Predicted 3D model of a 168-nucleotide RNA (glmS glucosamine-6-phosphate activated ribozyme aptamer) from a Halanaerobiaceae bacterium. The coordinates come from a structure-prediction model, not an experiment, and the mean pLDDT is 78. It matches the Rfam family "glmS glucosamine-6-phosphate activated ribozyme aptamer". About the family: This entry contains a glucosamine-6-phosphate activated ribozyme that is found in the mRNA for GlmS. GlmS is an enzyme that uses fructose-6-phosphate and glutamine to generate glucosamine-6-phosphate. The family's RNA type in Rfam is riboswitch.

[in-house]
């Protein structure tokens, strides 16, 4: 020091890299005649999504699963996941109670849905410093403003059919 094992802590814009660009070493080709310049071959690297939101009864399927910020360049392109979506089951509701069946909305905090008002620690980008690296590029420290969607609380609206029993 590698490599296996064990435990613990984080992470869903999360994790990966053969396409694509950049970068370094080699090797040969053209071109040019000061220095260079084009295009290629092998090796080894780099880049390859800024944050907020978003589960929770069980299974199963499925992909292009919310907002915005940045910038106009690759946040491209590809491959796996993933709190989302459909489905089944199993629950809750649907105004005195308890059941059946049918439809509707959800998921133990269990009606969608409109309307109002409030909360919410954006971060990258910038800017500065020192640091690693031949570079390409990485990560750290501080400064630092701007979001929308969704969620949260509070208020107002706002939901059944049939059949049976029992209460009033």
């Nucleotide at each position: 020091g590698a490599c296996a094992g064990u435990g613990u802590g984080a992470u869903a814009g999360c994790g990966c890299c053969u396409g694509a660009u950049c970068c370094u070493g080699c090797c040969a080709g053209g071109c040019a005649c000061c220095u260079g310049c084009c295009g290629g071959g092998c090796a080894g690297g780099a880049u390859g999504a800024c944050g907020a939101g978003g589960a929770a009864g069980g299974g199963a399927g499925u992909u292009a699963a919310u907002c915005g910020a940045a910038g106009a360049a690759u946040u491209c392109g590809g491959c796996g996941g993933a709190u989302g979506c459909u489905c089944c089951c199993g629950g809750g509701c649907c105004u005195g109670a308890a059941a059946a069946c049918c439809g509707g909305c959800c998921c133990u905090g269990a009606a969608a849905c409109c309307g109002g008002c409030u909360g919410u620690u954006a971060a990258a980008a910038c800017c500065u410093g020192a640091a690693g690296g031949u570079a390409a590029c990485u990560g750290c420290a501080g400064g630092g403003a701007c979001a929308g969607a969704g969620c949260g609380g509070c208020c107002g609206g706002g939901a059944g059919g049939u059949u049976u029993u029992c209460c009033a």